[in-house]
A computed fold for an 84-nucleotide RNA, annotated as Glycine riboswitch aptamer. Its mean pLDDT, the model's own confidence on a scale to 100, is 77. It was read from a public genome assembly, where an Rfam model found it.
RNA sequence: UAGGACUUUGGAGACACUCAUUUUGAGGGCCGAAGGUGAAAGCGAUUGUAUCGUGAAUCUCUCAGGCAAAAGGACAAAGAUAUU
Repeated sequence: UAGGACUUUGGAGACACUCAUUUUGAGGGCCGAAGGUGAAAGCGAUUGUAUCGUGAAUCUCUCAGGCAAAAGGACAAAGAUAUU
């Protein structure tokens, strides 16, 4: 100096749907910004011209999560301390 954790602030989207034995469960519909899945170019390997590996995201899939409020929330700004 930088990153992570920590503190404060900001922070979107989508049914206040229907039924029921009703703080929950089921049914259908929907959202993408916790997490997770997939994979391009390139690079590498194989001593072969095609396979294998690696390979990012706010892209993708919606598994998970979510669809009044609350909570959560990628990301961003500010902050101080310790360690590496």